[in-house]
Context: one part of a larger RNA
RNA sequence: UACGAUGGAUACUUAGACACCAGAGACGAGAAAGGGCGUAGUAAGCAAUGAAAUACUUCGAGGAGUUGAAAAUAAGCGUAGAUCCGAAGAUUCCCCAAUAGGUCAACUUUUUGAACUACUGUUGAAUCUAUGGGCAGACAAGAGACAACCUGGCGAACUGAAACAUCUUAGUAACCGGAGGAAAAGAAAGCAAAAGCGAUUCUCGUAAUAGCGGUGAGCGAAAUGGGAGCAGCCUAAACCAUGAAAACAGAGUUGUGAGAGAGAAAUAAAAGCGUCGUGCUGCUAGGCGAAGCGGUGAAGUGCUGAACCAUAGAUGGCGUUAGUCCAGUAGCCGAAAGCAUUAUUAGCUUACGCUUUUACUCGAGUAGUAUGGGGCACGUGAAAUCCCAUGUGAAUUAGUAAUAACCGUCUUACAAGGCUAAAUACUCUUCGGUGACCAAUAACGAAGUAGUACCGUGAGGGAAGGGUGAAAAGAACCCCCGUCAGAAAGUGAAAUAGAACAUGAAACCGUAAGCUC
Numbered sequence: 001u002a003c004g005a006u007g008g009a010u011a012c013u014u015a016g017a018c019a020c021c022a023g024a025g026a027c028g029a030g031a032a033a034g035g036g037c038g039u040a041g042u043a044a045g046c047a048a049u050g051a052a053a054u055a056c057u058u059c060g061a062g063g064a065g066u067u068g069a070a071a072a073u074a075a076g077c078g079u080a081g082a083u084c085c086g087a088a089g090a091u092u093c094c095c096c097a098a099u100a101g102g103u104c105a106a107c108u109u110u111u112u113g114a115a116c117u118a119c120u121g122u123u124g125a126a127u128c129u130a131u132g133g134g135c136a137g138a139c140a141a142g143a144g145a146c147a148a149c150c151u152g153g154c155g156a157a158c159u160g161a162a163a164c165a166u167c168u169u170a171g172u173a174a175c176c177g178g179a180g181g182a183a184a185a186g187a188a189a190g191c192a193a194a195a196g197c198g199a200u201u202c203u204c205g206u207a208a209u210a211g212c213g214g215u216g217a218g219c220g221a222a223a224u225g226g227g228a229g230c231a232g233c234c235u236a237a238a239c240c241a242u243g244a245a246a247a248c249a250g251a252g253u254u255g256u257g258a259g260a261g262a263g264a265a266a267u268a269a270a271a272g273c274g275u276c277g278u279g280c281u282g283c284u285a286g287g288c289g290a291a292g293c294g295g296u297g298a299a300g301u302g303c304u305g306a307a308c309c310a311u312a313g314a315u316g317g318c319g320u321u322a323g324u325c326c327a328g329u330a331g332c333c334g335a336a337a338g339c340a341u342u343a344u345u346a347g348c349u350u351a352c353g354c355u356u357u358u359a360c361u362c363g364a365g366u367a368g369u370a371u372g373g374g375g376c377a378c379g380u381g382a383a384a385u386c387c388c389a390u391g392u393g394a395a396u397u398a399g400u401a402a403u404a405a406c407c408g409u410c411u412u413a414c415a416a417g418g419c420u421a422a423a424u425a426c427u428c429u430u431c432g433g434u435g436a437c438c439a440a441u442a443a444c445g446a447a448g449u450a451g452u453a454c455c456g457u458g459a460g461g462g463a464a465g466g467g468u469g470a471a472a473a474g475a476a477c478c479c480c481c482g483u484c485a486g487a488a489a490g491u492g493a494a495a496u497a498g499a500a501c502a503u504g505a506a507a508c509c510g511u512a513a514g515c516u517c
Base pairs, nucleotide, nucleotide: 001512002511003510004509012467013466016438018435019434020433021432022430023429024427025426027144034095035094036093037050038049039048041073042072046068047054056089057088058087059086060085065077066076067075100109101108102107116142117141119137120136121135122134123133149180150178151177152176153175160167164214190197191196201228202227203226204225211219212218232419233418234417235363239250242247255397257362258361259360261356262355263354270350271349272348273347277344278343279342281340282339283338284337286333287332288331293305294304295303296302307324308323309313315327316326317325368392369391370390371389372388373387374386399414400413401412402411454461455460474501479486
């Protein structure tokens, strides 16, 4: 240098991922989630299914093949409409909340029973009432599961402070209770400041701020302002009716204080909620759907020749790059059954306003306060406001609370009862969609039996492994031969595409020839 072997890089590819958007956030004593064991003519694992077991029934849709992936063979089914698809039913072994008793889950015993709590009735222990217990009942309310998000309870340490104790990490992690598709919060005993705002939530910003702080490390607001979204209501009491009382109906619900009471008057011809049924629309199967031929070649979508459709030139497939081959796409149509939205409807609910008053009411072991704590950005500080424990303990509109110690004046708001959509958070999940997302050492750990094989007593740890060809046409027969391997033949466009199979780099190994020593 040439040709090979080994090896599996590179480029190409995709069956699987990832992210976001939208939907949805369904389960369960009518037995769930999750499993065990079975079920096929031949059947190990996966998927499906349950002794009615690779399936059953009804109603729809659909129209030629079909008995899972998955061949082969056997035996069948199907235009008298199968298989497949959708809706509703039936069946659904054993374990598991597991619930007749037991148990080392998927087993066992037996009198064949829903155990326990709650409920109803009954019985009536110590002990009168009561409680506990017993008995009975029932188409039986609860229990369990659940990725993250939410709320409450409990609550660390490593770490930082260049050591460490207050502090920080952090009210974080872990654990426990509870709920929903969101949760929580929420209609001022609120902010503010002489001007005003008008429930809550989220966001931009205020803000490297004001502040807090062994004034160290660090922690860190709020109001005003700009936006998203906007929605407000119910009760207790006074009075009145019934009643022995408990209780219950009406009345009433507010802060320029309101209501009750007394008086006068007449509004709603309005507004809202909304059951059965019916209608519209949508979802859970589907249907119709334009337009291309000749030559070349293994194959035509390429090239070439002369054409066509377009409310359709999105995309994927088909032996190479296809608007006109297939599935589709634009556009239009469609439901026996189930579900959802909305309209209508029976019915139900509801005002505001005026005059007057000194009396009645306006949420009590509460507010406050003392002590000890917690939480507020705020470490006890001059420390307000908020919450808890123990003790104490008000006022009632001529009142009370707040305005960052406290006092006064003003101002603002009515605690000790309750409900409330939206804007906000998240993603186990969808045969829904999209991508200046990855392309097999990447992307999920998992493109193949993947939480599998394997490792560990256990908690737990945890892989590797994609690509023949357009089509198996997967190499008949013959030779060699224990097998593998091989030779030749044949298939194919290609076999240096031969199953250790597409491309086939380097390291490393070899054969042949040449050069140098």
Molecule: large-subunit ribosomal RNA, domain I
Organism: Kokia drynarioides